[in-house]
Molecule: transfer RNA
Organism: Clostridia bacterium
RNA sequence: GGGCCAUUAACUCAGCUGGUAGAGUAGCAGACUCUUAAUCUGAAAGUCCGGGGUUCGAUCCCCCGAUGGCUCA
Numbered sequence: 001g002g003g004c005c006a007u008u009a010a011c012u013c014a015g016c017u018g019g020u021a022g023a024g025u026a027g028c029a030g031a032c033u034c035u036u037a038a039u040c041u042g043a044a045a046g047u048c049c050g051g052g053g054u055u056c057g058a059u060c061c062c063c064c065g066a067u068g069g070c071u072c073a
Base pairs, nucleotide, nucleotide: 001072002071003070004069005068006067007066010025011024012023013022019056028042029041030040031039049065050064051063052062053061
């Protein structure tokens, strides 16, 4: 230098041909318990890596860039 993959909640990851984003874990509140843990219930938590374009509408499609990984030379 070329090619490919990944980037979504604090963390690990879903998101089925474009239609206003979910789960588990952690944290918080409550129930239970003599107390803690475990278990159960509930709520909260997101600029979907950044910028631009296409579209009525973009996490998703196109372009440029950033970071990390694999690979070729």